RNA sequence: AGUAGACCGGGUGACUGCUCCUUCACUGAAGGAGAGGAAAGUCCGAGCUCCACCGGGCAGGGUGCUGGGUAACGCCCAGGAGGGGUGACCCUACGGAAAGCGCAACAGAAACAUACCGUCCCGGUGAUGAAUCGGGAUAAGGGUGAAAUGGCGAGGUAAGAGCUCACCAGCGGCCGGGUGACCGGCCGGCUGUGCAAACCCCACCCGGAGCAAGACCAAAUAGGGGGAUGAUAAGGCGCCCGGCCGUAUCCCCGGGUUGGCCGCAUGACCCUUUCGGUAACGGACGGGCUAGAUAGAUGGUCACCGUCCCGGGUCAAAUCGGGAUACAGAACUCGGCUUACAGGUCUACU
RNA sequence: GCCGGGGUCGCCUUCUGGUCGAGGGCCCCUGUCCUACAAACAGGUGCAGUAGAGUUCGAUCCUCUACCCCGGUACCA
Numbered sequence: 001a002g003u004a005g006a007c008c009g010g011g012u013g014a015c016u017g018c019u020c021c022u023u024c025a026c027u028g029a030a031g032g033a034g035a036g037g038a039a040a041g042u043c044c045g046a047g048c049u050c051c052a053c054c055g056g057g058c059a060g061g062g063u064g065c066u067g068g069g070u071a072a073c074g075c076c077c078a079g080g081a082g083g084g085g086u087g088a089c090c091c092u093a094c095g096g097a098a099a100g101c102g103c104a105a106c107a108g109a110a111a112c113a114u115a116c117c118g119u120c121c122c123g124g125u126g127a128u129g130a131a132u133c134g135g136g137a138u139a140a141g142g143g144u145g146a147a148a149u150g151g152c153g154a155g156g157u158a159a160g161a162g163c164u165c166a167c168c169a170g171c172g173g174c175c176g177g178g179u180g181a182c183c184g185g186c187c188g189g190c191u192g193u194g195c196a197a198a199c200c201c202c203a204c205c206c207g208g209a210g211c212a213a214g215a216c217c218a219a220a221u222a223g224g225g226g227g228a229u230g231a232u233a234a235g236g237c238g239c240c241c242g243g244c245c246g247u248a249u250c251c252c253c254g255g256g257u258u259g260g261c262c263g264c265a266u267g268a269c270c271c272u273u274u275c276g277g278u279a280a281c282g283g284a285c286g287g288g289c290u291a292g293a294u295a296g297a298u299g300g301u302c303a304c305c306g307u308c309c310c311g312g313g314u315c316a317a318a319u320c321g322g323g324a325u326a327c328a329g330a331a332c333u334c335g336g337c338u339u340a341c342a343g344g345u346c347u348a349c350u
Numbered sequence: 351g352c353c354g355g356g357g358u359c360g361c362c363u364u365c366u367g368g369u370c371g372a373g374g375g376c377c378c379c380u381g382u383c384c385u386a387c388a389a390a391c392a393g394g395u396g397c398a399g400u401a402g403a404g405u406u407c408g409a410u411c412c413u414c415u416a417c418c419c420c421g422g423u424a425c426c427a
Stems, first nucleotide, its partner, number of pairs: 001350008010305007018034007036327001040338002043336005048210004053243006060206005065079005080094001081092004095201002100199001102195003116142002118138008150168002153165003169191001171188007214262001216260002224253006235245002255426003269288003273284004306325006351423007360376004378394005400416005
């Protein structure tokens, strides 16, 4: 100067205010607890609750290298390939372009096919030159472009070209290593681009709604009005088919109540130690209970301290003065991802 | 808290993977016409794709993130 990871982000005392739990009960008292690493965004996955019914097919959505972890995931860990960096390390929406169907404007001769300039050979005009006309060969050089008959070098050729050779890349075959992605070696002939976060193909996965889910109690009013269907109905998964259940159902307008209680926190939970594993993580013993509100509590005042900034001071400090103290508040609960963050501390590595 | 939808000139809106030029209406400006105004006609203007990153040769459109805006939500019968 950097790279990777982890942690803190306010503390103490006094007085006073609020919410919940436990005990007692004289309505009050005592004791205990009371907002995060992101509580955020609502991007994923589940637990839980209700509705579902079984088979076949179609549609729709998601993921995308390999192996492991996990309740599961689009997450995490370890590897592989490609790329970036001097390095520690970092990035990747990382299956398939010979299954098919498409796009590549403009420029350029030409974008699935080709010869503009150029180079070489033959012939004509010309003077045997320059220049020019015709025919043939060519894709190494130049130009256009994001991309143009694999790349670089040598030989060879009339001039050139994988035409030949060595190296490299791609493709195919064989052998070896590895659970695997892949890696290494040998052989072959010469090999026509990119885009799938284009439609698509392949592999795997996915019922629908969501705590305002849902269950109970109480109260009040208008079973008031209209429509559809009809026992082979409605309804039962997004659609279709088959079977099965099923006995009234669905839709619209209007009316009443906007009350109480549960769900509501013991969890795929947290902490120490230890065992297994490279790790993610899993097991064992022991310990802990850590908010549950419902216009929504978790605060206010005073004093001191901590950290940072500025001034002054000093060899450097200390004392002193002034200022600041980040992002931001639970609302069913967890596992992740993403985003925001004044300042500070620690570990390892380059 | 949870669930849906959206963001384009001053305002309202159309379009679409295809590069160029974003299209239309209203408003505004200029001119013609008119005694003049209005109407009509002609022409014109405009930091328009919310912001950033990514894919791609190329993004308003495809994907992800950020910001902002709009709507919905309980019981009885």

Model confidence (mean pLDDT): 77 of 100. Predicted 3D model of RNase P RNA and transfer RNA as a complex of 427 nucleotides. It holds a member of the Rfam family "Bacterial RNase P class A". Rfam's curators write: Ribonuclease P (RNase P) is a ubiquitous endoribonuclease, found in archaea, bacteria and eukarya as well as chloroplasts and mitochondria.